Predicted 3D model of a 148-nucleotide RNA (FMN riboswitch aptamer (RFN element)) from Alkalispirochaeta americana. The organism belongs to Alkalispirochaeta, within Bacteria. Of the family's consensus pairs, 100% are formed in the model. Model confidence (mean pLDDT): 83 of 100.
[in-house]
RNA sequence: CGUGGUUUUCGGGGCAGGGUGCGUCGGCUUGUGCUGACAAUUCCCGACCGGCGGUUAUAGUCCGCGAGUGCUUUCCGGGUUUUCCCGGCUGCGCUGAACCGGUGAAAUUCCGGUACCGACGGUACAGUCCGGAAGGGAGAAAACCGCG
Repeated sequence: CGUGGUUUUCGGGGCAGGGUGCGUCGGCUUGUGCUGACAAUUCCCGACCGGCGGUUAUAGUCCGCGAGUGCUUUCCGGGUUUUCCCGGCUGCGCUGAACCGGUGAAAUUCCGGUACCGACGGUACAGUCCGGAAGGGAGAAAACCGCG
């Protein structure tokens, strides 16, 4: 240094500011009306954010992966025990978005410009709030053991 194994640690960011007012409570009134306070990080203007590996050169929008989700023979764990139900594992699917100009040997990655995207449940319609989640996780680092 390479390779196989064990263990440990790490492993996702984000509405500043303004507008509207569903609704709730109160006052007056009773005319299905007027008015006050509270009231959306969800609506409108605007603001902000960007997991992991790869790629001749640095990527939310290229190629893959993870996350999410549908199904899943056998197997494993739990409940029940005939069936069946829940979870895990495995396998097969689904799964968002970028162009133009410049520099350069090389960039959909840099610089300039203008765009675009973002699961599910909750709630006034959510990439940013709350929740599943003190979960899972691509992967990153270190220590030790074996082999070359």
The RNAcentral record of the sequence draws on Rfam and Ribocentre.